[in-house]
A computed fold for an 86-nucleotide RNA from Algibacillus agarilyticus, annotated as c-di-GMP-I riboswitch aptamer. The source organism's lineage runs through Bacteria, Pseudomonadota, Gammaproteobacteria, Alteromonadaceae and Algibacillus.
RNA sequence: ACUUGAAAAGGGCAAAAUUAGCGAAAGCUAAUGACGCAAAGCUUAAGGUCUAACGGGUAAUGCCCUACGAUUGCUUAGCUUCCAAG
Repeated sequence: ACUUGAAAAGGGCAAAAUUAGCGAAAGCUAAUGACGCAAAGCUUAAGGUCUAACGGGUAAUGCCCUACGAUUGCUUAGCUUCCAAG
């Protein structure tokens, strides 16, 4: 340096839910909390999925389309990385 693994050691992150706040919503932030995770560390680069404010269509406060919004704990990709074995 590469590959594999999470048995050991030291550890790390934190699902759902609740409370408070932000947001049109999806969702996000913080606290509590642990479902799980060997990259559940970082990046929306490509795709998927979710929402539809603005915008458009419609006879219509309804319905439909639409991402510039969201999701990295959806997949792929890129970058970084503790320990152990080979």